RNA sequence: GGAGUUGGCCAGGCAAUCGCGACGGCAUAAUGGCCGUCGAGGAAAGUCCGGGCUCCACAGGACAGGGUGCCAGGUAACACCUGGGGAGCGUAAGCUCACGGCUAGUGCAACAGAGAGUAGACCGCCUCACCUCUGAUUUCAGGGGUGCGGUAAGGGUGAAAGGGUGCGGUAAGAGCGCACCGCGUGACGGGUAACCGUUAACGGCAAGGUAAACCCCACCCGGAGCAAGACCAAAUAGGGGAACAAUGGCGUGGUCCGCGCUGUUCCCGGGUAGGUCGCUUGAGGCAUGCGGCGACGCAUGUCCCAGAUGAAUGAUUGCCCCCUGCAUGCAGAAAAAAGCACGCAGGAGACAGAACCCGGCUUAUGCGCCAGCUCCAGUU
RNA sequence: GCGGUCGUAGUUCAGUUGGUAGAGCCCAGGAUUGUGAUUCCUGUUGUCGCGGGUUCGAGCCCCGUCGACCGCCCCA
Numbered sequence: 001g002g003a004g005u006u007g008g009c010c011a012g013g014c015a016a017u018c019g020c021g022a023c024g025g026c027a028u029a030a031u032g033g034c035c036g037u038c039g040a041g042g043a044a045a046g047u048c049c050g051g052g053c054u055c056c057a058c059a060g061g062a063c064a065g066g067g068u069g070c071c072a073g074g075u076a077a078c079a080c081c082u083g084g085g086g087a088g089c090g091u092a093a094g095c096u097c098a099c100g101g102c103u104a105g106u107g108c109a110a111c112a113g114a115g116a117g118u119a120g121a122c123c124g125c126c127u128c129a130c131c132u133c134u135g136a137u138u139u140c141a142g143g144g145g146u147g148c149g150g151u152a153a154g155g156g157u158g159a160a161a162g163g164g165u166g167c168g169g170u171a172a173g174a175g176c177g178c179a180c181c182g183c184g185u186g187a188c189g190g191g192u193a194a195c196c197g198u199u200a201a202c203g204g205c206a207a208g209g210u211a212a213a214c215c216c217c218a219c220c221c222g223g224a225g226c227a228a229g230a231c232c233a234a235a236u237a238g239g240g241g242a243a244c245a246a247u248g249g250c251g252u253g254g255u256c257c258g259c260g261c262u263g264u265u266c267c268c269g270g271g272u273a274g275g276u277c278g279c280u281u282g283a284g285g286c287a288u289g290c291g292g293c294g295a296c297g298c299a300u301g302u303c304c305c306a307g308a309u310g311a312a313u314g315a316u317u318g319c320c321c322c323c324u325g326c327a328u329g330c331a332g333a334a335a336a337a338a339g340c341a342c343g344c345a346g347g348a349g350a351c352a353g354a355a356c357c358c359g360g361c362u363u364a365u366g367c368g369c370c371a372g373c374u375c376c377a378g379u380u
Numbered sequence: 381g382c383g384g385u386c387g388u389a390g391u392u393c394a395g396u397u398g399g400u401a402g403a404g405c406c407c408a409g410g411a412u413u414g415u416g417a418u419u420c421c422u423g424u425u426g427u428c429g430c431g432g433g434u435u436c437g438a439g440c441c442c443c444g445u446c447g448a449c450c451g452c453c454c455c456a
Stems, first nucleotide, its partner, number of pairs: 001376009010366001012320007020039007041351001045362002048360005053225004060257004065221005070084005085099001086097004100216002105214002107210002122155002124151003128147008163181006182205001183203003186199005229277004239268006248262004269455003284303008321349001322347005328341003381452007390405004399436001407423005429445005
């Protein structure tokens, strides 16, 4: 210098002019007005998870249903985070993983193929019997065909064909036997554990794939959502029809029990498009110290940081900030490069916009900046 | 804001234990007719909204993403 990788930061700044929302103060009969303070995000987004809060019983029991799924820890909780194990990818730094169980059961595998799951004989290989041909000549050797069998070495089909290599063995073969490798179980050692290692221990090849197939195992989950919910005010027709109905119906989740209430659901019709609370002080931010590898926790101090409701937080102009290229100068040095200053030209500042509040995940996104690490090439 | 449903041919829709994606209308060609309609025959129709994953194999199962549609107050 190039390529890559991990973690973190920023989300342009200042001034002038015009403008918006909330709160406080002044003034006013009231509005308008004047002054001051504050005024979006890292994702406010998607609404994918988890919690707080509110109502339904202080949410209770059983089944169904859903979720999570290596181990340990963190947390209010999680599908999140941290650390570790295993597998895969990469030269490496490092990254990715829905990573329990198909030796509990059931199911599925199109087409091709002989056979697709307590395997299988199409070609091939081999023994035997029969027929036939050739040579020799009678009891032999070789070739071809047919048939009954044996065989999982080789070919072929397929995504997948029931350990691998070698030697022995055999008619040909085969874990049939043996050696090594692999595998399973056990023992021993290490580790909280997942798991790892060792082994002249045993087994002898038995366990093929699929659980983002049903399912089994372990753990977790009641439902709805701030348009929750509470209060005030206003208006209308306190209406009509249909269905079901007290072994019923409703209490927003599917059933039963239990508890509470006593009509409910659908369609038609009619009315209001008002206000207050909930509403922002919170598992809150920052700093320091301590504990922990870390996520995080504890203690002390300090700060208050949007609450709008057709919904405010903006627009214009100027200067600066940032990057790239070129030129000049300075400093430095043995030389090269990095550096600094100034000038010119070009370029960029994105994604997006609170709506009850938090913790995460995912997705969108820019000029960029900082730090650690890896690989390659080169100079001194 | 919150909750729910759905994306398959030009259009309206099917598509189950995951195994080459179909029907009606439309469109194109032909036959019938003097011509046209009707009718009959034949044929073309497809990134299954998009991107990944699981699997030998995905319209179907899982995750992410984009788009469309519906519901919410009072009489109650």
This is a predicted complex of two RNAs, RNase P RNA and transfer RNA, with 456 nucleotides together. Model confidence (mean pLDDT): 79 of 100. Rfam match: Bacterial RNase P class A. Rfam classes the family as a ribozyme.